[in-house]
Context: one part of a larger RNA
Molecule: small-subunit ribosomal RNA, 5' domain
Organism: uncultured bacterium
RNA sequence: GUUGAACGCUAGCGAUAGGCUUAACACAUGCAAGUCGAGGGGCAGCAUGGUCUUAGCUUGCUAAGACUGAUGGCGACCGGCGCACGGGUGCGUAACGCGUAUGCAACUUGCCUCACAGAGGGGGAUAACCCGUCGAAAGACGGACUAAUACCGCGUACACUUACCGGAGGGCAUCCUUCAGUAAGGAAAUGAAUUUCGCUGUGAGAUAGGCAUGCGUCCCAUUAGCUAGUUGGUGAGGUAACGGCUCACCAAGGCGACGAUGGGUAGGGGAACUGAGAGGUUGAACCCCCACACUGGUACUGAGACACGGACCAGACUCCUACGGGAGGCAGCAGUGAGGAAUAUUGGUCAAUGGGCGAGAGCCUGAACCAGCCAAGUCGCGUGAAGGAUGACUGUCUUAUGGAUUGUAAACUUCUUUUGUAGGGGAAUAAAGAAUGGUACGUGUACCAUAGUGAAUGUACCCUACGAAUAAGCAUCGGCUAACUCCGUGCCAGCAGCCGCGGUAAUACGGAGGAUGCGAGCGUUAUCC
Numbered sequence: 001g002u003u004g005a006a007c008g009c010u011a012g013c014g015a016u017a018g019g020c021u022u023a024a025c026a027c028a029u030g031c032a033a034g035u036c037g038a039g040g041g042g043c044a045g046c047a048u049g050g051u052c053u054u055a056g057c058u059u060g061c062u063a064a065g066a067c068u069g070a071u072g073g074c075g076a077c078c079g080g081c082g083c084a085c086g087g088g089u090g091c092g093u094a095a096c097g098c099g100u101a102u103g104c105a106a107c108u109u110g111c112c113u114c115a116c117a118g119a120g121g122g123g124g125a126u127a128a129c130c131c132g133u134c135g136a137a138a139g140a141c142g143g144a145c146u147a148a149u150a151c152c153g154c155g156u157a158c159a160c161u162u163a164c165c166g167g168a169g170g171g172c173a174u175c176c177u178u179c180a181g182u183a184a185g186g187a188a189a190u191g192a193a194u195u196u197c198g199c200u201g202u203g204a205g206a207u208a209g210g211c212a213u214g215c216g217u218c219c220c221a222u223u224a225g226c227u228a229g230u231u232g233g234u235g236a237g238g239u240a241a242c243g244g245c246u247c248a249c250c251a252a253g254g255c256g257a258c259g260a261u262g263g264g265u266a267g268g269g270g271a272a273c274u275g276a277g278a279g280g281u282u283g284a285a286c287c288c289c290c291a292c293a294c295u296g297g298u299a300c301u302g303a304g305a306c307a308c309g310g311a312c313c314a315g316a317c318u319c320c321u322a323c324g325g326g327a328g329g330c331a332g333c334a335g336u337g338a339g340g341a342a343u344a345u346u347g348g349u350c351a352a353u354g355g356g357c358g359a360g361a362g363c364c365u366g367a368a369c370c371a372g373c374c375a376a377g378u379c380g381c382g383u384g385a386a387g388g389a390u391g392a393c394u395g396u397c398u399u400a401u402g403g404a405u406u407g408u409a410a411a412c413u414u415c416u417u418u419u420g421u422a423g424g425g426g427a428a429u430a431a432a433g434a435a436u437g438g439u440a441c442g443u444g445u446a447c448c449a450u451a452g453u454g455a456a457u458g459u460a461c462c463c464u465a466c467g468a469a470u471a472a473g474c475a476u477c478g479g480c481u482a483a484c485u486c487c488g489u490g491c492c493a494g495c496a497g498c499c500g501c502g503g504u505a506a507u508a509c510g511g512a513g514g515a516u517g518c519g520a521g522c523g524u525u526a527u528c529c
Base pairs, nucleotide, nucleotide: 001528003526005525006524007523008522009521012381013380014379015378016377018374019373020339025337026336027335029334030333031332034081035080036079039078040077042074043073046072047071048070049068050067051066052065053064054063055062056061057060088292089291090290097217098216099215100214101213102212103211104210107209108208112205113204114203115202116201117200118199120154122152123151130143131142132141133140134139160185161184162183163182164181166179167178168177169176170175191197192196218264219263220262225255226254227253230252231251232250233249234248235247236246237245267289268288269287270286271282272281273280274279294315295314296313297312298311317328318327319326320325345371347370348369349368353367354365355364356363357362384415385414386413387412395405396404397403398402420466421465422464423463424462425461429456435450436449437448438447439446440445441444473518474517475516476515477514478499479498480497484513485512486511487510488509494501495500
């Protein structure tokens, strides 16, 4: 000098960043991922309309009830997209995990962009609803009915795929590119609609990933030998793809003192702290990558997961139970217990930024933006300024009728009002998209106009009034090290980072006065350089 700090004493304000370093311990409760009716059948609830009945009277209205999906819309259901992002944590991992540089002639990529081409004709189901059965519940089962942008054949199809064959060009081995032919295979929703949005095939792009390789990446040799899918080959399977990735057969290899194997520790990097630098230490916050989601395993769906708020199995734990059986997973945001020296609110809003869905309006969003708590860091401001000597009083010291010091300090005079209190005014962050209307044409784009949208917030900020008014402590004073005297104590009580102080005049213990240092902080402890 540093800190995600803690402890002691003290404490006025603001801005800004930060806040479980320990038990990846266990979790009550609420919220954190939905959305689309412009895909569908429908109609539980709400609203509107219609029909019928009843009642009241103002005789065409009001009220009540029943029926009706007719309309707005919509719980649940089928279907689409999303849920693989965003958010958390650092258990594991010494590894192509990460960093850096390359390669893929061995690969994938939903949504998005561009180009070309297309969408013909059919079918069978199923959920919801209804009826019923079993069960304490969670839930399960059976019967019957029905729809789709759900599902399945058929037809057509090119540049697509596979197999065979011929030509041309190129390369870094395996090979790659391109042109032509033959055979086989493979699509769709013309669905909705006012524009437009969607569907299918192929090619290209963008984005996002996958894989491989060179180099780098902690400690221990008181760890010296390790290895049988092990190392390589042939063939097959598998994968988006290469590969012992897996399998059959064959060979006997492969790694190691340039440290294999084993053990310990640990997420990696950008960076941060320190230092003149070289270096040393760290990896909180922010950004990138990785790993994980009660523990272990497994796959399903999907463009993408071996999936934090999905599934199945096993285990531990907790809870419910009618004892037959079930339910759960905060290392999301708050919050609770426990552990600990120690770390915050069961807050507000989607206004902005961003994300998901939707044609849109919009809905959802503990991402995010804000507010609350904490001197826990950094920065800024204040606690007054000028004058004022009978150098007042008190205190302390003293060589004591005196002097020194506290000390321009106070009183007193003049001034200011940051801050504070009170009263007024009062933002920016929000102009775009969308809506409505208009204009232009390229008919889905651009431009113009209108109205509307702020959680924070009546906050920041500004003005006025009042009045020095509301605001200073902490540690030290033997040397290192800035700052000295008195009293008490008497190797006691105690101090102490090191040297060391204390046994009757202690500048070193305790108190007082004074001084020094820093200052809303100051010391101590821990920690790294």